[in-house]
Molecule: Fluoride riboswitch aptamer (crcB RNA motif)
Organism: Candidatus Udaeobacter sp.
RNA sequence: UCCGUCCAAGGCAAUGGAGUUUGCCGUCCCCUCUAAAAGACUGGGAAAACCGCGCGAGCUAAUGACUCCUUCGAACGG
Numbered sequence: 001u002c003c004g005u006c007c008a009a010g011g012c013a014a015u016g017g018a019g020u021u022u023g024c025c026g027u028c029c030c031c032u033c034u035a036a037a038a039g040a041c042u043g044g045g046a047a048a049a050c051c052g053c054g055c056g057a058g059c060u061a062a063u064g065a066c067u068c069c070u071u072c073g074a075a076c077g078g
Base pairs, nucleotide, nucleotide: 010025011024012023013022016069017068018067019066020065021064027046028045029044030043032040033039052059053058
């Protein structure tokens, strides 16, 4: 320096929020410090995962899954 694997922070899983958990992504660039490299902290940007099904008519759904809260709709009772 290049390639591969594993893991962490972080992020994602068709309409809101939280906890737990499963799966997936998890790379690059810039600013600051340093003689340089390495490295460290913070910030910014891009990328990745991701963006429902059906030829059509049309269909499911606030969950990937479980639980709770919130919004909306229906039925019954007061």